[in-house]
């Protein structure tokens, strides 16, 4: 140089003015939810609500079985996790690397389209071989050799038989069961002993282990109008009769109605929970790393139908019709830690692997 692979960071494209909106702290007077001056004001994902936790409030003596999820190779990290780091196995790649729900199907049940004779303690279509018939054909034994299939009950070979065939025997493979060595384990290996020869699917029902009370800030927790309600004082009349009056019904004088006091509940609304925290940035330090431990500085939205913006010129970059359009993905609503979706730049900078020049 040129191909690849792998981490890390970045993200209204950069810059200025000018109007504005939310928190907080200060000041201010003409005490209005005033005005002024600082200062903070979205993301890497704030999404999806998928897991896991902290908080709350409800239910729970301990225990044991069952139901119903989840997970599932082994060490570690972590507050925990179904996550993350290091490994073993397995599968891709020449390498760098990279992908796996990766316990059991040799426990039981089921499953398997076409195709094929037959799909599971197999099977006679074609073929071998006997054997009956003058042929066609038939009846017996095979499971080699063809033939279908994702998949046909280990492979070579020798020996055996009528023809074959783990039916013998040898090596290979696998599997089981003991046994040595490595390794903390998963697992490697190495050796015996057994014809044991066992097909696939458990993200199929099960089986085994191991895990897990429910429901969520609209949690919860304080304050509290109106209206309806009780109780007490006062009141001598209250109410209907479509607007007054007279009359009349009804109530009340065994105390109505209005009033004013008081009470428990608790709706609007108001405040807490509400943002200093498994926290941010540097820096050393231990460990291969997840990640720990130390020291210094910092304070970084808390709003509630929900601010977190609009305009204007400049510069950048694309793109065409040459002065115009365009510059991702989204966007907090208790808060953390993952994981999964979506998204911009032929972006940075790092390590690594092959190749090929040149010293």
């Nucleotide at each position: 140089c040129g191909g690849g692979u792998u981490g890390a960071c970045c993200g209204a494209g950069g810059g200025a003015a000018u109007c504005g909106c939310g928190g907080c702290a200060g000041g201010u007077c003409a005490u209005g939810c005033g005005c002024c001056u600082g200062u903070c004001g979205a993301g890497g994902a704030a999404a999806g609500u998928c897991c896991g936790c902290a908080c709350u409030c409800c239910a729970c003596a301990g225990g044991g079985c069952g139901a119903c999820g989840a997970u599932g190779c082994c060490g570690g990290c972590u507050a925990a996790c179904g996550g993350c780091c290091g490994g073993g196995c397995a599968g891709g790649g020449a390498a760098a690397c990279u992908u796996g729900a990766c316990g059991g199907c040799a426990a039981g049940u089921g499953c398997a389209a076409c195709a094929g004779a037959g799909a599971g303690c197999a099977g006679a279509u074609u073929g071998c071989a006997g054997u009956g018939g003058a042929g066609a054909c038939g009846c017996u034994g095979c499971g080699a050799g063809g033939g279908u299939g994702a998949a046909a009950g280990g492979g070579u070979g020798c020996g055996g038989u009528a023809a074959g065939a783990g039916c013998g025997c040898a090596c290979c493979g696998g599997c089981a069961u003991c046994g040595g060595c490595a390794g903390c384990g998963a697992u490697g290996u190495c050796g015996a002993u057994g014809g044991c020869c066992a097909g696939g699917c458990a993200a199929a029902c099960c089986c085994c282990a191991u895990c897990g009370g429910g429901a969520g800030c609209a949690a919860g927790g304080c304050g509290a109008a109106a209206c309806a309600g009780g109780c007490g004082c006062c009141g001598g009349g209250g109410a209907g009769u479509g607007g007054c009056c007279c009359g009349u019904u009804c109530c009340g004088u065994a105390g109505a109605a209005a009033g004013c006091g008081c009470c428990g509940g608790g709706u609007a609304c108001g405040c807490c929970g509400c943002u200093a925290g498994a926290g941010a940035u540097c820096g050393g330090u231990g460990g291969c790393g997840a990640c720990g431990c130390c020291g210094a500085u910092c304070c970084c939205a808390g709003a509630u139908a929900g601010a977190u913006g609009a305009u204007u010129c400049c510069c950048c970059c694309g793109u065409c019709u040459c002065g115009a359009c365009g510059g991702a993905c989204a966007g907090a609503a208790u808060g953390c830690g993952g994981c999964u979706u979506a998204c911009g730049g032929c972006g940075u900078c790092g390590a690594c692997c092959c190749g090929g020049c040149a010293c």

This is a predicted structure of a 359-nucleotide RNA (Bacterial RNase P class A) from a Chloroflexota bacterium. Rfam family: Bacterial RNase P class A. Gene Ontology terms of the family: dimeric ribonuclease P complex, tRNA processing and ribonuclease P activity. Rfam classes the family as a ribozyme.